[in-house]
RNA sequence: AUCUGAUAAAGGCAAACUUAUCGAAAGGUAAGGACGCAAAGCUGCAAGUCUAAAGUGUUGUAACACCAUGAUGGUUGGGCUGCCAGA
Numbered sequence: 001a002u003c004u005g006a007u008a009a010a011g012g013c014a015a016a017c018u019u020a021u022c023g024a025a026a027g028g029u030a031a032g033g034a035c036g037c038a039a040a041g042c043u044g045c046a047a048g049u050c051u052a053a054a055g056u057g058u059u060g061u062a063a064c065a066c067c068a069u070g071a072u073g074g075u076u077g078g079g080c081u082g083c084c085a086g087a
Base pairs, nucleotide, nucleotide: 002087003086004085005084012037013036017032018031019030020029021028022027035074041080042079043078045077046076047075048072049071050070055066056065057064058063
């Protein structure tokens, strides 16, 4: 350096939920809390999924449909980086 792996050691992260806050929403942030995770570290390049403010169309006083420029890295692939053990 490459590949494989979590059983051992040292550790790490933190789902749901609660509170506060931002946001139209999806969802994010902080504190608490642990379902789990060998990259559940980083990254919106690609796809999937979620939301639909603005916009467009229908309709008629309020709804419906479409749509990402929004979100999701704990959906997957790719890229970058990393502890330990073995070969």
The prediction has a mean pLDDT of 83. c-di-GMP-I riboswitch aptamer from a Clostridiales bacterium, 87 nucleotides, folded computationally. Lineage of the source: Bacteria > Bacillati > Bacillota > Clostridia > Eubacteriales.